């Protein structure tokens, strides 16, 4: 450097739901909780779901989701 992830270990992360809080909304955030998670760390670049908003004939705008997939950047620990 690679490949590959266990029932090891060293540590992580945290869904539902509950409380607070911001936001019209999808959601965030901070606390509690712990369904999972070897990238469940980042990053809206393709797709794809989802909100508002305009249009009502298609066609449009401005978000949201990284725990939907892919694509890019880093990165723990073992095994080979």
């Nucleotide at each position: 450097g690679g490949u590959u992830g266990a029932u090891a270990a060293a540590g992580g992360c945290a869904a539902a739901c509950c409380c607070g809080u911001c936001g019209c909304g999808a959601g965030g955030c901070g606390g509690g909780g712990a369904c999972g998670c070897a990238a469940a760390g980042c990053u809206a670049g393709a797709g794809g779901u989802c909100u508002c908003c305009a249009c009502g004939g298609a066609g449009g705008g401005a978000g949201a989701u990284a725990g939907c997939u892919c694509g890019g950047c880093c990165g723990c620990c073992a095994a080979c």
The RNA shown here (c-di-GMP-I riboswitch aptamer) has 80 nucleotides and comes from Solirubrobacter phytolaccae.
It was read from a public genome assembly, where an Rfam model found it.
The organism belongs to Solirubrobacter, within Bacteria.
The model forms 100% of the base pairs in the Rfam consensus.